Predicted 3D model of RNase P RNA and transfer RNA as a complex of 443 nucleotides.

RNA sequence: UCGGGGAGCCAGAGGGUCGCGGUUCGCGGGGACGCGAGCUGAGGAAAGUCCGGGCUCCAAAGGGCAGGUCGCUGGGUAAUGCCCAGGGGGAGUAAUCCCUGGAAAGUGCCACAGAAAAUAAACCGCCCAGUAAUGCUACUGGGUAAGGGUGAAACGGUGGGGUAAGAGCCCACCAGCGGUUCAGGCAACUGAAUCGGCUCGGCAAACCCCGACCGGAGCAAGACCAAAUAGAGAGGCGUUAAGGUUGUGCCCGGCUAAAGCCUCUGGGUAGGUCGCUUGAGCGCAGAAGUAAUUCUGCCCCCAGAUGAAUGACCCUCACUCUGAGUUAAUCAGGGAACAGAACCCGGCUUAUGGCUCCCCGAGCAA
RNA sequence: CGGGACGUAGCGCAGUUUGGUAGCGCACCUGAAUGGGGUUCAGGGGGCCGGAGGUUCAAAUCCUCUCGUCCCGACCA
Repeated sequence: UCGGGGAGCCAGAGGGUCGCGGUUCGCGGGGACGCGAGCUGAGGAAAGUCCGGGCUCCAAAGGGCAGGUCGCUGGGUAAUGCCCAGGGGGAGUAAUCCCUGGAAAGUGCCACAGAAAAUAAACCGCCCAGUAAUGCUACUGGGUAAGGGUGAAACGGUGGGGUAAGAGCCCACCAGCGGUUCAGGCAACUGAAUCGGCUCGGCAAACCCCGACCGGAGCAAGACCAAAUAGAGAGGCGUUAAGGUUGUGCCCGGCUAAAGCCUCUGGGUAGGUCGCUUGAGCGCAGAAGUAAUUCUGCCCCCAGAUGAAUGACCCUCACUCUGAGUUAAUCAGGGAACAGAACCCGGCUUAUGGCUCCCCGAGCAA
Repeated sequence: CGGGACGUAGCGCAGUUUGGUAGCGCACCUGAAUGGGGUUCAGGGGGCCGGAGGUUCAAAUCCUCUCGUCCCGACCA
């Protein structure tokens, strides 16, 4: 210098003028509200709504079934499908990245081609027997997976023995799998020894098995105030015990509710307050831990709108790009990408401008 | 803001459950019948299934992300 990989950070700074939302104080006002001053006012993704929680209602959220989600091991956390560390497999020269239970429980599928697509199977070929034939050979019956060919995938590999021809049929070595023992590790797993001819296809983002988790709805949750009406009609279920109805996809058990509850048609109002922002919070320092993270101390208060505020212009400086200039000083011109909170957090994913650091490989120079 | 459904030929729809060469109707093109047009009959073309990635031998179909369209949800009684 070029190429590749990983991690982190920022989202311009200061000032002035005008304008908008929230809030505190003061003044005026009966009030609505107005004026003045101060403070404060979008994000790393506010997005997709894909996960997990808080919160609220269903009394509480119990058991079972169904259904759903996740899936190597250990740890972190309020919790997770997230994060950290490790194991195994794969890709890459490497830095590094990607994948992750079980196919030796059962069922199912594997189109076309091919003899055969998984208790095996005989198209060609090879071998044996019989019949016919002078013979080449033909037919029938049987054996054979070593060879050909098909396919995405064909039932261990090499060599030897063996056989009519063959075959783990037998043997040696190699590869894989499984069992046992020992050693290391919390574990996933790894290593060694030994035994067994055990050689067993793929798909579980097919059903399923094993393990773990999940009650349902969602701030238009929910609580209160105010206004208005045809306080309407039809249908279904129910109204002392038992039974039954509503409250959850079903059942059981239990609790609760009230004479009501649900559905449809029709009618009315579409106003306000709370929930509503102090929270698993931000920053700094120390300690524990490989790390994720946790603990302790100090400090700070950091949007709460509701057709929905958070903007516009100017000056200076910084950054960056282009051009001029001598490569310098300097001058002129241009410039931020994605995007806008709506109950709140923790993640993931997607969109997007720039900067810094570290690592790997190649080349060149000293 | 919350919840849900759907994207397949120019248009309207099947096919997705159970993965194996993507079909139907209208429309379009060609030919025949007619003096011509319509109708009718015969034949034909046109899709990479909204986009990207993954699982698989193989994806419209299964999984993930993403884009677009549509629907429902206020309160009172």
It holds a member of the Rfam family "Bacterial RNase P class A". From the family's description: Ribonuclease P (RNase P) is a ubiquitous endoribonuclease, found in archaea, bacteria and eukarya as well as chloroplasts and mitochondria.